[in-house]
RNA sequence: GCGCUUGUAGCUCAGUUGGUUAGAGUACUACCUUGACAUGGUAGGGGUCUGCAGUUCAAAUCUGCACAAGCGCA
Numbered sequence: 001g002c003g004c005u006u007g008u009a010g011c012u013c014a015g016u017u018g019g020u021u022a023g024a025g026u027a028c029u030a031c032c033u034u035g036a037c038a039u040g041g042u043a044g045g046g047g048u049c050u051g052c053a054g055u056u057c058a059a060a061u062c063u064g065c066a067c068a069a070g071c072g073c074a
Stems, first nucleotide, its partner, number of pairs: 001073007010026004019057001028044005050066005
C1' cells in the first nucleotide's frame, strides 16, 4: 500500500435481510432478608448504537468517506 472482519451500557455480548419502547448477563446505587457477612429478592441510574455525510416517509441495520482494533497478502 491492497483486501477482509469487527466497532451497541463500566465490562462481555444479543439485536441486520429498515418500522415492534434499544435489550440480556455482569458490575454500580438504594431497599428487603441476616446478630453480621455471603447468597437470594425488588427497584433504580447508566447508550445520541465509533464519527461525518448520503439514500429513505423512517437507519444500530443500507451506501460512501474517515478513525480505531484484529487478520491476511505484498